[in-house]
RNA sequence: GCCAGACAAGGGCAAACCCAUCGAAAGGUGGGGACGCAAAGCUUCCGGGCUAACGACCAGCAAUGGUCUACGCCAGCGGGGUUGCCGGC
Numbered sequence: 001g002c003c004a005g006a007c008a009a010g011g012g013c014a015a016a017c018c019c020a021u022c023g024a025a026a027g028g029u030g031g032g033g034a035c036g037c038a039a040a041g042c043u044u045c046c047g048g049g050c051u052a053a054c055g056a057c058c059a060g061c062a063a064u065g066g067u068c069u070a071c072g073c074c075a076g077c078g079g080g081g082u083u084g085c086c087g088g089c
Base pairs, nucleotide, nucleotide: 001089002088003087005086012037013036017032018031019030020029021028022027035076041082042081043080045079046078047077048074049073050072055068056067057066058065059064
């Protein structure tokens, strides 16, 4: 430097679900827990997905309901970028 990760060793992360907590929600964080993961480390640059508070519009006397919308999220949806353990060449 490269790899299609087969073998070995020491390790790492942690889905669903439960509890607590933050949040309008999606979802996040902490604890428990393991479905899985060789980048399931980091990063919204591109695509995709989730939510819809604020706002706009519509209905309604009102309470409220409906539709649209990301400035909110998902890196464990894919691609790109970037860093990296062990192993192999």
About this RNA:
The RNA shown here (c-di-GMP-I riboswitch aptamer) has 89 nucleotides and comes from a Gammaproteobacteria bacterium. The sequence was found by an Rfam model in a public genome assembly. Its Rfam family is "c-di-GMP-I riboswitch aptamer". Rfam describes the family as follows. GEMM was predicted in a large-scale screen for bacterial structured RNA regulatory elements.